[in-house]
RNA sequence: CGCGUCCAAGGGCAAACCCGUCGCGAGGCGGGGACGCAAAGCCACCGGUCCGAGGCAGGGGCCCACGAACGUGCGGGCCGCACUGCCGGGACAGCGGGGUCGCCGGG
Numbered sequence: 001c002g003c004g005u006c007c008a009a010g011g012g013c014a015a016a017c018c019c020g021u022c023g024c025g026a027g028g029c030g031g032g033g034a035c036g037c038a039a040a041g042c043c044a045c046c047g048g049u050c051c052g053a054g055g056c057a058g059g060g061g062c063c064c065a066c067g068a069a070c071g072u073g074c075g076g077g078c079c080g081c082a083c084u085g086c087c088g089g090g091a092c093a094g095c096g097g098g099g100u101c102g103c104c105g106g107g
Base pairs, nucleotide, nucleotide: 006107007106012037013036017032018031019030020029021028022027035094041100042099043098045097046096047095048092049091050090051089054087055086056085057084058083059081060079061078062077063076064075065072066071
């Protein structure tokens, strides 16, 4: 300097879960804790997944209207309101890709 397949050394990080705290939420942060990780360091650029207390459309509900009534294709109004889609916003770097920086190292 290169490689880092295998074994080894020194170290590193920390899933679930629990506690505290912030957030509507997905989740974040701190402590405990270890399932795992050779970039499980960092960055939301691409795809993906997730979230709602934004907007729109569909759908739904209620009221008016009409009708003798069941009810109503059509008309008017109201309601984030079961749910779905799109747009916008947000979360995840321990989902994949990409970018970027980098510790240690004996056989």
This is a predicted structure of a 107-nucleotide RNA (c-di-GMP-I riboswitch aptamer) from a Steroidobacteraceae bacterium. The sequence was found by an Rfam model in a public genome assembly. Lineage of the source: Bacteria > Pseudomonadota > Gammaproteobacteria > Steroidobacterales > Steroidobacteraceae.